[in-house]
Context: one part of a larger RNA
């Protein structure tokens, strides 16, 4: 100087407390371990692995396994020979591939040939999701959006070092103020960025308002006030008043205001730590394979199943279930697409195909909600798993192994032990909606979006994590 202490002081945080909703019990979905397997490809393992890489494994993907094949190779550059390329048919085969036949000659040209492409040959080489993340770059997690981490000169100390950065107050903050052998400064903090919240100006279609008309639309005409859209601009700074404080920084109350003390939520992550993660995004040193650890194909596997763990969905009902009527969003996506309308079907869906390259048309029905009705506490009109059967869709293909629909059947489950987790306001809880991935199909996940909309916070004694000062230490 650090580290550490069941030492001390000060402070902070959904850390506790006060509340609220969950997990842990059930069924299912999904990930992991284990076991099994020809293979169940690989990585991630306390917090900081486990709906994680994977924003989507039937083939492909795919890296794994079995079998069938290739060896200058699926891909790149160089040399050389032939042929332009492309296309069609047949045989064989599980396919990859192999074999046979047919048609066909373009572009540039100094007529020698050349460009591009295909087939063959020899060698340099290609290739490797093979190893090492403890050889690395890049990227990322974490402490932690915690308030720290340092430097120059000066001064102190023999030196390691100290001072500054400590102290009194204060702040979300090493934020600011005062003091001080220190005076300044860098990186973090804050601000600058975009979104939301208010007004004004400009603009007015596809949006808005009114009008004509209609069962309802399309449509007609007018307007620029409102809504909205999207550009500019104003606005908030403790600026004003009072109390308090050291005449400070600030803090408390008030006024005005759409908004008040960081207005709300984002993006933004210092010096370091964990030889943290990733050689399977990519790049890369070294090592290894080279008729195979490379490459092509068919089929299988990644989907197995005594079990253990994690994350979720659905429930156990009456603040509810079911049938019917009615109402109100936001944000997205759409031409290899979204698809209205009408017809058929109980339905998934099928046929038709208007409109839309979208403030125009479509996806699109928002659902909780409300009105009416049934039931009255039961394994039920709760709950939906699993099963049987009949179908639909996508796709070359749905057996292993997809999603959806109808009918029948109706399992466990009556609120969950010890323990554990989230959350302080438009938050929790609850309700639906949409996108990405998707050559098609597949969402209880993930990322957004809005609707309804709480309770509680005395406080810092204690648990956990962290910051500053100080004391001890046989640790470095």
């Nucleotide at each position: 100087u650090g580290a550490u202490g069941g030492g001390g002081g000060c402070c902070c945080a959904c850390a506790c407390a006060a509340g609220u909703g969950a997990u842990g019990g059930a069924g299912c979905a999904u990930g992991u371990g284990g076991u099994u397997u020809a293979a169940u490809u690989c990585g991630a393992u306390g917090c900081a692995a486990a709906c994680c890489g994977a924003a989507g494994a039937a083939c492909c993907u795919u890296a794994c396994c079995a079998g069938g094949g290739c060896u200058u190779g699926a891909c790149a550059u160089g040399c050389u020979g032939c042929g332009a390329a492309u296309c069609c048919u047949c045989u064989u085969g599980a396919a990859a591939g192999a074999g046979a036949g047919g048609g066909g000659u373009g572009c540039c040209u100094u007529c020698g040939g050349g460009a591009a492409c295909g087939c063959g040959g020899a060698c340099a080489c290609a290739g490797g999701u093979g190893g090492u993340g403890c050889a690395u770059g890049g990227c990322u997690g974490u402490c932690g959006u915690c308030a720290g981490c340092u430097c120059g000169u000066g001064c102190c100390a023999c030196a390691a070092g100290g001072u500054g950065u400590u102290g009194c107050a204060u702040u979300a903050a090493g934020u600011c103020c005062c003091g001080c052998a220190a005076c300044g400064a860098a990186c973090a903090c804050a601000a600058c960025c975009a979104u939301c919240g208010u007004g004004u100006u400009u603009a007015g279609u596809u949006g808005c308002c009114a009008u004509c008309g209609u069962u309802g639309a399309a449509u007609u005409u007018g307007g620029a006030a409102c809504c909205c859209u999207a550009a500019a601009u104003a606005g908030g700074c403790u600026a004003c008043c009072g109390a308090u404080g050291a005449u400070a920084a600030g803090c408390c109350g008030g006024a005005g205001g759409a908004a008040g003390g960081u207005g709300a939520g984002g993006a933004u992550g210092a010096c370091a730590u964990c030889a943290a993660g990733u050689c399977a995004u990519c790049a890369u040193g070294c090592c290894c394979c080279u008729u195979a650890u490379g490459c092509c194909c068919u089929g299988g596997g990644c989907g197995a199943c005594a079990c253990a763990c994690g994350u979720g969905c659905u429930a156990c009902a009456a603040u509810g279930g079911c049938c019917g009527g009615g109402a109100c969003a936001a944000a997205g996506g759409g031409u290899c697409g979204c698809a209205a309308u009408c017809c058929c079907g109980u339905g998934a869906g099928g046929g038709u195909g208007a409109g839309c390259u979208a403030a125009c048309c479509c996806c699109a029905a928002a659902a909780a909600c409300u009105c009416a009705u049934c039931c009255u506490c039961a394994g039920u009109u709760c709950g939906a798993a699993g099963u049987g059967u009949a179908g639909g869709c996508u796709g070359c293909a749905a057996c292993u192994c997809g999603c959806c629909u109808g009918c029948a059947u109706g399992a466990g489950g009556u609120c969950g032990g010890a323990a554990u987790c989230g959350c302080u306001a438009g938050u929790a809880a609850u309700c639906g909606c949409c996108a990405g991935u998707c050559a098609a199909u597949c969402a209880u996940a993930c990322a957004a979006c809005g609707g309804u909309g709480a309770a509680u916070u005395c406080g810092u004694u204690c648990c956990c994590a962290g910051g500053c000062c100080u004391c001890g230490u046989a640790c470095a």
Molecule: small-subunit ribosomal RNA, 3' major domain
Organism: Ruellia speciosa